Context: one part of a larger RNA
Molecule: small-subunit ribosomal RNA, 3' minor domain
Organism: uncultured eukaryote
RNA sequence: CACCGCCCGUCGCUUAUACCGAUUGGAUGGCCCGGUGAGUCUGUUGGACUGCUUGCGGGAAGAUAGGCGAACCUUGUCAUCUAGAGGAAUAAGAAGUCGUAACAAGGUAUCAGUAGGUGAACCUGCAGAAGGAUCA
Numbered sequence: 001c002a003c004c005g006c007c008c009g010u011c012g013c014u015u016a017u018a019c020c021g022a023u024u025g026g027a028u029g030g031c032c033c034g035g036u037g038a039g040u041c042u043g044u045u046g047g048a049c050u051g052c053u054u055g056c057g058g059g060a061a062g063a064u065a066g067g068c069g070a071a072c073c074u075u076g077u078c079a080u081c082u083a084g085a086g087g088a089a090u091a092a093g094a095a096g097u098c099g100u101a102a103c104a105a106g107g108u109a110u111c112a113g114u115a116g117g118u119g120a121a122c123c124u125g126c127a128g129a130a131g132g133a134u135c136a
Base pairs, nucleotide, nucleotide: 003106005103008099009098011096013093014092015091016090017089019087020086023083025082026081027080028079029078030077031076034073035072036071039068040067041066042065043064044063045062049058050057051056052055110129111128113126114125115124116123117122
């Protein structure tokens, strides 16, 4: 404080959390397919220039073939993070809304099971319980 009590649920509001979600969403990273490809190595060639004992060396650029290959673009796939109108939940809050379900026999006693129904608390049926009051 103590029936001018306590208290239940729908709906609405605020906050928080996780979920779904069109956008064929976005970002980063790994792997894969294809491409471009700096650079580098090797072979062949080349022969500017250069050495000296003058016919023997060294040798740049360039060309070409192959190997490796940074970086970038692209295909597919995987992982992580993330935006999102809206949706549907849960929790909390209050002085919102509607009622008044429970607590006294709470004004139809209550509770649990089950079935059906309803704005909501709930209502109805069935078979139960003592954790029901009163009376005999």